Model confidence (mean pLDDT): 82 of 100. Predicted 3D model of a 72-nucleotide RNA (transfer RNA) from an uncultured Patescibacteria group bacterium. It matches the Rfam family "tRNA".
RNA sequence: GGGCCUGUAGCUCAAUGGUAGAGCAUCGCCUUUGCAAGGCGGAGGUUACCGGUUCGAGUCCGGUCAGGUCCA
Numbered sequence: 001g002g003g004c005c006u007g008u009a010g011c012u013c014a015a016u017g018g019u020a021g022a023g024c025a026u027c028g029c030c031u032u033u034g035c036a037a038g039g040c041g042g043a044g045g046u047u048a049c050c051g052g053u054u055c056g057a058g059u060c061c062g063g064u065c066a067g068g069u070c071c072a
Stems, first nucleotide, its partner, number of pairs: 001071007010024004018055001026042005048064005
């Protein structure tokens, strides 16, 4: 320098172009003399960034950045 892959909640990951979700973590309640485990509920998001297409973009297209991988 070039090819490919990835970027979504604190972490690990989902989501057919049509209301962004789950598990773990965290907070509250129940249960206990207390703790753990368990049950119920809540909070938490500029979907890396900038544009484009579309009635509508996490998803499609272009560019930038970061990480991984391969080639030189």